Small-subunit ribosomal RNA from a soil metagenome, 1400 nucleotides, folded computationally. The sequence is in RNAcentral, with records from SILVA.

């Protein structure tokens, strides 16, 4: 601090998405410890059970349990008397009385219960912040100050009787006391009223003192010098209440309002006050958003962000609001009262049905509702609070403990040594290379962990005695929930403790395996269809670490709503134009005044937070101390520059006047000529219109044509001009009348009167629409004709609306300069248009100058770029209006305007990752222009029909093996399938193997030959003969057997690949340096003007050079010269054979150009302008072909997908292409005769004479490894001479039968050749389509490769005979420069729209 993603690629522009932080959070997977925090965001949804507010006996009566006491009665035990009935005395029991004492419970009374604790409903409000009033207020407990407390009355709970009720509870009748309640005296005082004086005030008033009258006070209790009570003033502190300011959204809410505004009287409150009433008046609010709707508690802060902002309001404090929903109250110093009360209401309890009870948004805890939130725990020891004189009682406030990694902080899970590197995992080019010092293994430590000891602070007070005048001091004794924690010491064990995501780019980290558009990732671009670093799993590796991801949400990136800090010609975005209220803006010079502006001081902006410093828990988080920061705040003084505002004043802005000037500016009236139709009439006689071409149509009822007259309607030709007007729409014959603005020039006038302008108002092209006219042409819609697969279209023939008037609506539009108005500043040149001035002229053009106004170019400078440039889109000011990704949409819905069509205004679910400008390079066009090719055109010969060959499709088949596919696949791989070949079927063998490497073990009757025997062969079988190198003699090697490793694959994938080839294309093009130009892709060079076969040369030029392609260099061939010569030749010479050299370069010579380049023509020459053929193929294109020639990753297969063997198949056959070949005949057939080549092959060959056969061929064997010999003294066509006489023929020869040659192991499947018979189709071939410009095309034959031999009509050479046309490039096809255009780049076989159908 920025990346990613629109393109073939680039700049812009823009939106989406990511990296960062944050969180009361959830979920997934891990989970060792500690501290210090946090924990129902959702249902203010319901709530079992518990506790959360009580205390005072020092205010009062009465008083339970219990205790002691006294007497009395009993009983029981003992003693003593006894008249035996019993008395007494002591104990002990028990029952009631009564004093004392004691204080339960519960009343009267007195304080608290208005705090404290929770929630966030509601509220947009003086609710809340903040700064202020309150002269319009109240204030218990508490502190100060002044004064006081006298004397008396009556009741009433509580009790007791009694009475109703199921209960809750009530009622009656009797007794009692007080600090409870009434009176009555006192009155310093207060309250009222009324008068005088004095302060403050602009005034209303209001405070303060005095005098008078009137009313009002008090409680007591006590062990004390203690608590209290009454009335007054005053403090703190605590509330009411008013005010100015600030903080949401929505105009698809545009008017609200009746106690409303204001007043007078009255009530009523602590208090002002329509807060309540009465009357009276009619007002107030509102575009600076009133009303209404939505939504929410505010704030201190809290999170983000460089900042300004954004967004939040949990945890802590403030402050406001609620307590099951809604109202009212009364107690009180405070309430309209969470744990009071009454009424209504819904809920849920109880209930004897009559009636009653309840309100966790207190702590815990339950249901429920959620993704989701804890314990029905200790303690009042501290802080803190009621209450008491205390002691102490209460206290889910609180202070701790418990659960949750929920969030921040810290700490651990060991540390240090250890190998050219174990084991074992991954990978691998098998060399290794990773985990990795990582492990093991040495030494060391023990945080945490277990044991066992020791053990706090948090405590201040309190009560008792003593001292002391008091404040207070001494001494003792006592208080801790947390806890036997925290901490500390010892001992033990390396011990008990690591995971989570990730690794295509962003973004750190990469292999292999499985998977195959399948199963899956994905925040975004996107991965995945057989070689996936993007799914899955492993190994490695990255980050972060008790946590790591994910998912929600916010802030940031986003300058992507721009105040700091955007924009509006073409990317979104200027209103269609004007006038204008309101607002915002505003010209020069003074002077007042100080609202804004500044500067100082003061006060406040609670603590807590946040920033620095210092300090405590070993650290840190937390946490205590001090400082600082933090407001559009209030307040007191101050400054005047600039703004405001008041005032004087000025003229340059704006208006104004005069003269003068152009104009299709506007309106309305009249007038005029040209054309068209149309009517009457004349001449006339067949046709006319009309298109590409027709036809519908008019027309012998007389059309078109032409002559004459008439009607009507509308528009106004030349002039006419990026010329003129006009705010924009717009506006074109003449002529008048009315009327708007604009321009120049002069310049007495007014003095800032101005710009712009949200709402508004008005004007607005066409079509439209309303009432009435009008209607010539023209013409939506409609008939027709044609085109066309259709043609609701484009062409023809007709025709309503409209088009035109009037008077009304209508309010649009590519109303465009896709550029709002107004205003200064900022080079030039040129064109037009209309004024002026100067010159200048007889007048005029001309000419310079100036102001307006229209065009063109252009510098600065501006812009993504195109491209604007005094007419700015340049630099600036003022003010509007408008933007905020595409699509959904200028679309519903509302509102408002219209008769109506519709117009304005104007969204949302949804959805896509772009959608766009501008420019670049290509490709592409039924775009252009220039130029090439046997491209067409002119011509020759063919193909398409026939039969036959081969090749393919396609069908058949056990099999017909594969591969090749427009052009460029199809006589193509294959320049030779009867077996072989072979790859394909079917049958039978073989399993380290038909072939190669190694290891290991055997290895003389071993290797090798291989007889009987089975077989179709392979193949099994083995009788029999029989070995071999090296040597250091110790052996080892080959072969042979056996086993492990491995062979083999024409098995897949040419879309993993190499090599090599096809085609564009023998086209002339393709690039590089280095400059220069441009933000960049790129571009210039390479275009351009000429010239070529050619980027070939020239010439020009921000380019200069410079590779690869083009030419040449090389072969062959024509001429000549030389040298050589085996064959050739009788011999020589030439010919020839094969080596060197010479010739041809636009050199000469004339034309054309400015000149070159070159080009035309001419001489010479065998050959002339690359002489003629071949080789020779730039960057690249087709994912072209080719895994089947070869190589070759990966996958598969391993007793078969491998290998040998027979046999059969590749040659099948209804078809259907392609490429040939022979042919329909007479330029021919056939016989007979006769003349002339070339290249090239030959030893397992080529084969001569000679002799057999009709022949094929045999039989023969001379000569040749060949310029000697042999194919072959080789040709065919052609000539010479018969014939045949247009006939399916003496053309044709295809089929089919006999008979034979040959090659070969073998010619059924399936060869070739010969003879002899047979004797198909086919009489020049539709649409259409090939080849060739000269020794060519066409016709004739010959040779050769592979090869036993051939399905060769095929290919490759080679010679013989030998032409025809090319005016010309419009037209087809392919190419190549230049250049438009594009929404295409997979590049037009693109790209893209609609209907319809189906499915989702």
């Nucleotide at each position: 601090a920025g990346a990613g993603u629109u393109u073939g690629a680039u700049c812009c522009u823009g939106g989406c998405u990511c990296a960062g932080g944050a969180u009361g959070a959830a979920c997934g997977c891990u989970g060792g410890c500690g501290g210090c925090g946090u924990g129902c965001u959702u249902a203010a949804c319901a709530c079992a059970u518990g506790c959360a507010a009580g205390u005072c006996g020092a205010a009062c009566g009465a008083g339970a349990a219990g205790g002691a006491g006294u007497g009395u009665g009993u009983c029981u035990g003992c003693g003593c008397c006894u008249a035996c009935g019993g008395g007494u005395g002591c104990a002990g029991g028990c029952a009631g009385a009564c004093u004392c004492c004691g204080g339960a419970g519960a009343g009267u009374g007195g304080c608290g219960a208005a705090c404290g604790g929770g929630u966030g409903c509601g509220u947009a409000a003086c609710a809340c912040g903040u700064a202020g009033g309150u002269a319009a207020c109240c204030u218990g407990c508490c502190c100060c100050c002044a004064a006081g407390a006298g004397g008396g009355g009556g009741a009433u709970a509580a009790c007791c009787c009694g009475a109703g009720g199921a209960a809750a509870c009530u009622c009656g009748g009797g007794c009692u006391a007080a600090u409870a309640c009434c009176g009555c005296a006192u009155a310093g005082g207060c309250u009222c009223a009324u008068g005088a004086c004095g302060g403050c005030g602009g005034g209303a008033g209001u405070c303060g003192c005095c005098a008078u009258g009137a009313g009002c006070a008090a409680a007591g209790c006590u062990u004390a010098u203690g608590c209290g009570c009454u009335u007054g003033g005053g403090g703190a502190g605590g509330g009411g209440c008013c005010u100015g300011c600030g903080g949401u959204c929505g105009a698809u809410u545009a008017g609200c309002u009746a106690g409303u505004u204001g007043g007078g009287g009255g009530g009523g409150u602590a208090a002002c006050g329509g807060c309540c009433u009465c009357c009276c008046a009619a007002g107030g609010c509102g575009a600076u958003g009133a009303u209404c709707g939505a939504u929410a508690g505010c704030u201190g802060u809290u999170c983000u962000g460089a900042g300004a902002g954004g967004a939040a309001g949990a945890c802590c404090a403030g402050c406001c609001a609620c307590a099951c929903g809604g109202g009212g109250a009364c107690u009180g110093a405070g309430a309209c009262a969470c744990g009071g009360c009454c009424c209504c209401g819904a809920c849920u309890c109880c209930u004897a049905c009559g009636g009653g009870g309840g309100g966790c948004a207190g702590c815990a805890g339950u249901g429920a509702g959620g993704a989701a939130u804890c314990u029905u725990g200790c303690c009042c020891a501290a802080u803190g609070g009621g209450g008491g004189c205390a002691a102490c009682c209460c206290u889910g406030a609180g202070g701790c403990a418990g659960c949750a990694a929920c969030g921040c902080c810290g700490c651990g899970u060991g540390g240090a040594g250890g190998a050219a590197g174990a084991a074992g995992g991954c990978g691998u080019u098998c060399g290794c290379g990773u985990c990795g010092u990582a492990a093991a293994c040495u030494c060391c430590u023990u945080u945490u962990c277990g044991a066992g000891g020791u053990g706090a602070a948090g405590a201040a007070g309190g009560c008792a005695g003593g001292c002391g005048a008091g404040a207070g001091c001494c001494u003792g004794c006592u208080u801790g929930a947390c806890g036997g924690u925290a901490g500390c010491c010892u001992c033990g064990c390396a011990a008990c403790a690591a995971g989570a995501c990730a690794c295509g780019g962003c973004u750190a980290a990469c292999u292999a395996c499985g998977u195959g558009c399948c199963a899956g990732c994905a925040g975004c671009c996107g991965c995945g269809g057989u070689a996936a670093u993007a799914c899955g799993u492993a190994g490695g590796u990255g980050u972060c670490g008790a946590g790591c991801g994910u998912u929600a949400u916010c802030c940031g990136g986003a300058a992507u709503u721009a105040c700091u800090g955007g924009g509006c010609g073409u990317a979104a975005a200027g209103g269609g134009c004007a006038c204008g209220c309101a607002g915002g803006c505003g010209g020069u010079g003074g002077g007042g005044c100080g609202g804004g502006u500044c500067c100082c001081g003061c006060g406040u902006g609670a603590a807590a937070g946040c920033u620095c410093c210092c300090g405590g828990c070993u650290u840190a988080a937390c946490u205590g101390g001090g400082a600082g920061a933090g407001g559009u705040c209030g307040u007191g003084g101050g400054a005047a520059a600039c703004u405001g505002u008041c005032u004087c004043a000025c003229u340059u802005g704006a208006g104004g006047c005069a003269a003068c000037g152009a104009g299709a500016g506007g309106a309305a009236a009249g007038c005029g000529g040209a054309a068209u139709u149309c009517c009457c009439g004349g001449u006339g006689g067949a046709g006319u219109g009309g298109u590409g071409g027709a036809a519908u149509g008019c027309g012998u009822a007389g059309a078109g044509a032409u002559c004459g007259g008439g009607a009507a309607g509308a528009a106004c030709a030349c002039c006419a001009g990026u010329g003129g007007c006009g705010a924009a729409g717009g506006c074109g014959g003449c002529u008048u009348u009315c009327u708007g603005g604009c321009g120049u020039u002069g310049u007495a006038c007014u003095g800032a009167c101005g710009c712009u302008g949200a709402g508004g108002u008005g004007c607005g092209a066409a079509a439209g629409c309303g009432u009435g006219g009008g209607g010539a042409g023209c013409g939506a819609a409609c008939g027709g004709g044609a085109u066309u697969a259709g043609a609701u279209a484009c062409c023809c023939c007709g025709g309503u609306a409209g088009u035109c008037c009037a008077c009304g609506c209508u309010g649009u539009a590519a109303a465009c300069g896709c550029u709002g108005u107004g205003a200064a500043c900022u080079a030039g040149g040129u064109g037009u248009g209309g004024g002026c001035c100067g010159u200048g002229u007889g007048a005029a053009a001309g000419c310079g100058g100036u102001c307006c106004g229209u065009g063109c170019c252009g510098c600065a400078g501006c812009c993504a770029a195109c491209g604007c440039g005094c007419u700015a889109a340049g630099u600036u000011c003022a003010c509007c209006g408008c933007c905020u990704g595409g699509g959904g949409a200028g679309u519903a819905c509302g509102g408002u305007c219209g008769c109506a069509a519709g117009g304005c205004u104007a969204a949302a679910a949804c959805u896509c990752a772009a959608a766009g400008g501008a420019a670049u390079u290509g490709a592409c066009g039924g775009g252009g222009g220039c130029c090439c090719g046997c491209a067409c055109a002119a011509g020759c010969a063919g193909c398409g029909g026939a039969g036959c060959g081969u090749g393919u499709g396609g069908u058949u088949u056990a099999a017909u093996u594969c591969g090749a596919a427009g052009c460029a696949a199809c006589g193509c791989g294959a320049a030779g399938a009867a077996c072989c070949u072979u790859a394909c079927c079917u049958g039978g063998g073989c399993u380290u193997g038909a072939c190669a490497u190694g290891g290991u073990g055997g290895g003389a009757g071993u290797a090798g030959u291989g007889a009987a025997c089975c077989g179709a062969a392979a193949g099994g079988g083995g009788a029999a003969c029989g070995a071999g190198c090296c040597u250091u003699c110790g052996g080892g090697c080959a072969a042979c057997c056996a086993u492990c490793a491995c062979a083999g694959g024409u098995g897949c994938u040419g879309c993993a690949u190499g090599g090599c080839u096809g085609u564009c294309g023998u086209c002339a093009g393709c690039u590089c340096g280095u400059g220069u130009c441009g933000u960049g892709a790129g571009a210039u060079g390479u275009u351009g003007g000429g010239u070529u076969a050619a980027g070939u040369c020239c010439c020009g030029c921000a380019a200069c050079g410079a590779g690869c392609g083009c030419a040449a260099c090389c072969c062959g061939u024509g001429u000549c010269g030389c040298u050589a010569g085996u064959u050739a030749c009788a011999a020589g010479u030439g010919u020839c054979u094969a080596g060197c050299g010479a010739g041809a370069c636009u050199g000469c010579c004339g034309g054309c150009u400015g000149a070159g380049a070159g080009u035309c023509g001419g001489a010479g020459g065998a050959a002339g302008g690359u002489g003629c053929g071949g080789a020779u193929g730039a960057c690249g294109u087709c994912a072209a072909g080719u895994c089947a020639g070869c190589a070759u990753g990966g996958c598969c297969u391993u007793u078969a997908u491998g290998u040998c063997c027979a046999g059969g198949g590749c040659g099948a056959c209804a078809c259907a292409c392609a490429c040939g070949c022979u042919a329909c005949a007479a330029u021919g057939g056939c016989g007979c005769g006769u003349a002339c080549a070339a290249c090239a092959g030959g030893a397992a060959g080529c084969g001569a004479a000679c002799g057999g056969g009709u022949g094929a061929c045999c039989g023969g064997g001379a000569g040749c490894g060949a310029a000697u010999c042999c194919u072959g003294c080789c040709a065919a066509a052609g000539c010479g001479c018969g014939u045949c006489g247009u006939a399916g023929u003496u053309c044709g020869g295809a089929u089919u039968g006999c008979a034979g040659g040959c090659u070969g192991c073998a010619a059924c499947u399936c060869g070739c050749c010969u003879g002899c018979a047979u004797g198909a189709a086919g009489c020049c071939g539709g649409a259409g389509u090939u080849g060739c410009u000269a020794g060519u095309a066409a016709c004739c034959g010959c040779a050769g490769a592979u090869c036993a031999g051939c399905c060769a009509u095929g290919c490759u050479g080679c010679g013989g005979u030998g032409a025809a046309u090319c005016c010309g490039u419009u037209c087809c096809c392919g190419g190549g420069c230049c250049u438009u255009g594009u929404a295409c780049a997979c590049a037009c076989c693109g790209c893209c729209c609609g209907u319809c159908a189906c499915g989702u």